[in-house]
RNA sequence: GCGGGAUUAGUAUAAUGGCAGUACAUGACUUUUCCAAAGUCAUGGCACGGGUUCGAUUCCCGUAUCCCGCU
Numbered sequence: 001g002c003g004g005g006a007u008u009a010g011u012a013u014a015a016u017g018g019c020a021g022u023a024c025a026u027g028a029c030u031u032u033u034c035c036a037a038a039g040u041c042a043u044g045g046c047a048c049g050g051g052u053u054c055g056a057u058u059c060c061c062g063u064a065u066c067c068c069g070c071u
Base pairs, nucleotide, nucleotide: 001070002069003068004067005066006065007064010024011023012022013021018054026042027041028040029039030038047063048062049061050060051059
């Protein structure tokens, strides 16, 4: 230098052109004499910038970071 892949909540990981889920973690409550465990509820996210579209996390282009391969 070229090609390919990945980027989603504090962490891990799904999903799909039409309200973004789950688990752990965090907070509140219930339970318990207290703690732990358990249960319920809540908070919190589509890497960034453009484009296409009635509508983009999803499709297209570019940028950034990481990984793999070639040279």